[in-house]
RNA sequence: GCCUCUAUAGUUUAAUGGAUAAAACAGCGGUCUUCGGAACCGCGGAUGGGGGUUCGAUUCCCUCUGGGGGCA
Numbered sequence: 001g002c003c004u005c006u007a008u009a010g011u012u013u014a015a016u017g018g019a020u021a022a023a024a025c026a027g028c029g030g031u032c033u034u035c036g037g038a039a040c041c042g043c044g045g046a047u048g049g050g051g052g053u054u055c056g057a058u059u060c061c062c063u064c065u066g067g068g069g070g071c072a
Stems, first nucleotide, its partner, number of pairs: 001071007010025004018055001027043005048064005
């Protein structure tokens, strides 16, 4: 340099182009407990940036950025 895969919450994963983006673990609060842990109840938190297609985009297309792999 070329090709290819990939990017969703702190982490690991869901979501056929269609109602408020779903869960587990983690975090925080509460109940319980002498305290802590466990258990139970609750809360906050995410679609990498920009553009396009579409009535509607996490999903499809282009580009940029980051990461993985291959070729030279």
Predicted 3D model of a 72-nucleotide RNA (transfer RNA) from a Candidatus Magasanikiibacteriota bacterium. The coordinates come from a structure-prediction model, not an experiment, and the mean pLDDT is 81. Lineage of the source: Bacteria > Bacteria candidate phyla > Candidatus Magasanikiibacteriota. It matches the Rfam family "tRNA".